[in-house]
RNA sequence: UAUCUCGACCAAGGCGGAGUGCGAUUCUCCGACCGGCGGUGAGCGCCGAUGCGCAAGCCCGCAAGCCUCGUAAAUAUCAAGUUGAGGUUGACGCAGUGAGAUUCUGCGACCGACGGUAAAGUCCGGAAGAGAGGAAGUGUAA
Repeated sequence: UAUCUCGACCAAGGCGGAGUGCGAUUCUCCGACCGGCGGUGAGCGCCGAUGCGCAAGCCCGCAAGCCUCGUAAAUAUCAAGUUGAGGUUGACGCAGUGAGAUUCUGCGACCGACGGUAAAGUCCGGAAGAGAGGAAGUGUAA
């Protein structure tokens, strides 16, 4: 250094007030709050200067979730679960600066799985789960 090996580790945040009502953090009104992972990135910071770190919810992709199909081993059998494939899965404009910005600055918008429950991004649950990936290490090779 590596499209290599191995098994451990880490890997999600957020609501108040009033109203109606038997009942609402779910509805209505008012006002808040939150933002997984990788990439890009003109900005910011550090600096030993061909370097390092941080920087997008809504730009590109990914994951979880949900749906369908299928399924090795194991099991008396089934189911569950595991593993695999496919599908689905939200949202941005204007102005400014500039050579260049949906990323910076300003302003104003918008979005948010499934199940439960008085209809939920913020409550409870699957979940002490899974996972994009992250960071270190073992081994191997050069």
A computed fold for a 142-nucleotide RNA, annotated as FMN riboswitch aptamer (RFN element). The model forms 100% of the base pairs in the Rfam consensus.